A computed fold for a 110-nucleotide RNA from Thalassobacillus pellis, annotated as SAM riboswitch aptamer (S box leader).

[in-house]
């Protein structure tokens, strides 16, 4: 990097360095940002995917959080594609629901 599977309305931030952008990409919207964005470092925290340990009713479940990751504004910030429903004389637009696409994270494989 690619493929497969699973997950996502929950949860959890301070300090230092730095200095203008940022919320993956494109478009539109929207939000955050010199009362300091992104990035890096340190410390702290959250969660429980994998591992370890413990327990039980043992192909599993629960607990723990020591190890490997991950994460700590906003629902993956929202929409985009499709279907259904609402609205409408009908349709567009708009709203809602479901699914999809893409991206993210974990585990496994190549």
């Nucleotide at each position: 990097u690619u493929c497969u599977u699973a997950u996502g309305a929950a949860g959890a931030g301070a300090a230092g360095c730095u200095g203008a952008g940022g919320g993956a990409u494109c478009u539109g919207g929207u939000c955050c940002g010199u009362u300091g964005a992104a990035g890096c470092u340190u410390c702290a925290g959250c969660a429980a995917c994998c591992u370890g340990c413990c327990g039980u009713a043992u192909g599993a479940c629960g607990g723990u959080g020591a190890g490997g990751u991950g994460c700590u504004a906003c629902g993956u910030c929202c929409a985009g594609c499709a279907a259904g429903c609402g609205c409408u004389u009908g349709a567009c637009c708009c709203g809602c629901u479901u699914g999809g696409a893409a991206a993210a994270u974990a585990a496994g494989a190549a």

Record summary
The model forms 94% of the base pairs in the Rfam consensus. It was read from a public genome assembly, where an Rfam model found it.